[in-house]
RNA sequence: UGAGAAUUAGUUCAGGAGGCAAGAAUACUGGACAAUUAUCCAGAGACGCAGGUUCGAAUCCUGUAUUCUCAA
Repeated sequence: UGAGAAUUAGUUCAGGAGGCAAGAAUACUGGACAAUUAUCCAGAGACGCAGGUUCGAAUCCUGUAUUCUCAA
């Protein structure tokens, strides 16, 4: 420098042929039990960023950032 992949709750991951009020596990907060742990119930919490297309975008398009891989 070029090519490809990834980026979604604190963490690890789903979802990706547009209709999402975005799920799971775990962690966190509150409650149940006399009580720590365990268990059960409830709650809060996220689509890397900026534009565009569309009635509608996590999903499509463009640019950009970071990480990884390959090539030179």

This is a predicted structure of a 72-nucleotide RNA (transfer RNA) from Streptococcus lactarius. Model confidence (mean pLDDT): 80 of 100. Rfam family: tRNA. Rfam classes the family as a transfer RNA. Its family is annotated with triplet codon-amino acid adaptor activity in the Gene Ontology. From the family's description: Transfer RNA (tRNA) molecules are approximately 80 nucleotides in length. RNAcentral holds the sequence, with entries from ENA.